[in-house]
A computed fold for a 73-nucleotide RNA from a Planctomycetota bacterium, annotated as transfer RNA. The RNAcentral record of the sequence draws on ENA. Rfam family: tRNA.
């Protein structure tokens, strides 16, 4: 080069046929304990890779680039 997949929270991942952006770990406080882990109660954390473009609305439909991955040459 040429075709397919993938990008969402600090990791791992969800969000249906286009309609409130969440979940577990991780982080921060609390209670409990002499202590300290394990569990228990709370809590912040998002330019949905990046520009547009459909649309009342886009993570998600559509076009371009950038990244990773596998295939063919």
């Nucleotide at each position: 080069g040429g075709c397919g997949g993938c990008g969402u929270a600090g990791c791992u991942c969800a969000a249906c046929u286009g309609g409130c952006a969440g979940a577990g770990c991780a982080g921060g406080g609390g209670a409990u304990u002499c202590a300290u882990a394990a569990g228990c109660c709370c809590c912040g954390g998002g330019u949905u890779g990046c520009a547009g473009g459909u649309u009342c609305g886009a993570g998600u439909c559509c076009u371009g680039c950038c990244g990773c991955c596998g295939c063919c040459a």